[in-house]
RNA sequence: CAGCCGGACCGGACGGCCGCUUCCCGCGUCUUCGGAUGCGAGGAGAGGAAAGUCCGAACUCCGCAGAGCAGUGUGCCGGAUAACGUCCGGGACGUCAGGUUCAAGCCUGAUGGACGGAAAGUGCCACAGAAAAUAUACCGCCCCGGAAACGGGGUAAGGGUGAAAAGGUGCGGUAAAAGCGCACCGCCGCGGCAGUAAUGUCGCGGGCAGGGCAAACCCCACACGGAGCAAGACCAAAUAGGAAGGAAGCCCGCGCCUUUGGUUCUUAUGAAUCAGGGUCGCGAGCACGUGCCGGCUCGGUGCGUCAAACCUUCGGGUAGGUCGCUAGAGCCGGGCAGCAAUGUCCGGCCCAGAGGAAUGGUCGUCCCGCAGCAGCGAUGUUGCGGACAAAAUUCGGCUUACAGGUCCGGCUGCCUU
Numbered sequence: 001c002a003g004c005c006g007g008a009c010c011g012g013a014c015g016g017c018c019g020c021u022u023c024c025c026g027c028g029u030c031u032u033c034g035g036a037u038g039c040g041a042g043g044a045g046a047g048g049a050a051a052g053u054c055c056g057a058a059c060u061c062c063g064c065a066g067a068g069c070a071g072u073g074u075g076c077c078g079g080a081u082a083a084c085g086u087c088c089g090g091g092a093c094g095u096c097a098g099g100u101u102c103a104a105g106c107c108u109g110a111u112g113g114a115c116g117g118a119a120a121g122u123g124c125c126a127c128a129g130a131a132a133a134u135a136u137a138c139c140g141c142c143c144c145g146g147a148a149a150c151g152g153g154g155u156a157a158g159g160g161u162g163a164a165a166a167g168g169u170g171c172g173g174u175a176a177a178a179g180c181g182c183a184c185c186g187c188c189g190c191g192g193c194a195g196u197a198a199u200g201u202c203g204c205g206g207g208c209a210g211g212g213c214a215a216a217c218c219c220c221a222c223a224c225g226g227a228g229c230a231a232g233a234c235c236a237a238a239u240a241g242g243a244a245g246g247a248a249g250c251c252c253g254c255g256c257c258u259u260u261g262g263u264u265c266u267u268a269u270g271a272a273u274c275a276g277g278g279u280c281g282c283g284a285g286c287a288c289g290u291g292c293c294g295g296c297u298c299g300g301u302g303c304g305u306c307a308a309a310c311c312u313u314c315g316g317g318u319a320g321g322u323c324g325c326u327a328g329a330g331c332c333g334g335g336c337a338g339c340a341a342u343g344u345c346c347g348g349c350c351c352a353g354a355g356g357a358a359u360g361g362u363c364g365u366c367c368c369g370c371a372g373c374a375g376c377g378a379u380g381u382u383g384c385g386g387a388c389a390a391a392a393u394u395c396g397g398c399u400u401a402c403a404g405g406u407c408c409g410g411c412u413g414c415c416u417u
Stems, first nucleotide, its partner, number of pairs: 001413010012366007020045004025040006047388001051399002054397005059228004071224005076090005091115001093112008116219002121217002123213003138159002140155006167185006186208001187206008232323004242314005249286002252283004257278009287305007330349008367386008
C1' cells in the first nucleotide's frame, strides 16, 4: 500500500417559499357552555434498523384446589439482567495458519457453534466396497502342495472403496504379519493436587474393551395457563327490541254464552218460562283525548277511550366520543466498582403521540461519489447519482435490508528500510 474479516460511529449541511400533524397563546364567530371552528404568532415533529413479528418482559382482561400423564421448549461451567433461546467471562471440541517433533503428537494465534447422554434400550448408516459393526480376505504379502493353472492355510503391514474401515506413530519382532513386545501419544479405571465450577494436571494400574448419528425415537435435568392496546375502562345519539309507570267512560238497546232465584211439566235426568247478575260482540247517544280544516272560539270530520299506538322514566348496547397514550427497566455527561456484560452515585435534560394515520414538496448555495471534457499537473467545468426504509401501547434482545463515508483492531500478500 492492497485485499479480506471483526468492532464502534455517521446516515448529507445551511437558507428561502408553499404545505401537513400536534401543543400553547391572542383575537373573531357559533354554542346545548362541555366545546366546535376561522385567522395570526410561537414550540415540538421517525429509525439504526421505526422492518420481520422470531424470543423475553411491562401493562390489561380471562382462567386457576392439589397432583400426575401428555405436549412444547431449553441444555458445557460461572456471571449479568425485570426477564430471555440475549449478553459477558471461562472451559472442552472442530477448522485454518505458523512453530516444533523421525513421526504420531505438542505449543502459539485466529476463528466456528442447539456444546447433556451413543457404556439404558430401539433404529439408521445411500452409492461404492470383500466387509458398515455378533466383523470380514477383493488385490497384495508369506508358508505348504503342485510343472503350471490353481488349491489349502496364515496375515489388517501395503493397495483399492467410502463421509466413515475396528486405537495412532516409531523401534523391535516375524515365514509374512499383528499390542505380539517396548517407548511415546490416545483410551479406560482408581487416587492425589489446583479451580466456585466446567475442567485441567500428576501418579498408579490395565494392551485396549466401547465406529458414527440424539437438528432419529428415546433417556436425564430444568422451565412452561390463555389472549393481546382491535388488551381493557368510562360517557353515550337515532332506530329496533326489553322493563316500570302515566294518560280520557258512562248510559241505553239487541244478540250469543254463562250463572242465581221463583213457577210449571217430568219417576228421575232434564225441559219450558219469568226476574236479576256477569263476560264478550254489534249498534246508537253523550262525554273526553287527539289529528285535520281554521288566525282563535264555535262548528264539521277521522281515529281512539283500559292499554296496541302515545307520553315519561330506567337498564343493556351500537354509531360516536374520552381515557389507556407516552416521564420511561428514559436520554446526555462525568465519577466509582468490575477483566467484561453490567451495576451504582452525582449533575443536566424532556425528546412524535397521530389514529386510515402528519413528519412533505420545490428552489438556491455547498458537501460526497461516479463519468465525460480541458489541462503536464494543481485544478476547472458539465452531467448523473446520494441508500435501506418509515412510528401506531411501551421496553430489552435476535435476525434481515442498507448508497456512501470516518475511526480502531486482526489476518494475508506485495514493496521499502

This is a predicted structure of a 417-nucleotide RNA (Bacterial RNase P class A) from an Acidobacteriota bacterium.
The sequence was found by an Rfam model in a public genome assembly.
NCBI's taxonomy places the organism under Bacteria, Pseudomonadati, Acidobacteriota.
Its mean pLDDT, the model's own confidence on a scale to 100, is 76.
It matches the Rfam family "Bacterial RNase P class A". Rfam's curators write: Ribonuclease P (RNase P) is a ubiquitous endoribonuclease, found in archaea, bacteria and eukarya as well as chloroplasts and mitochondria. The family's RNA type in Rfam is ribozyme.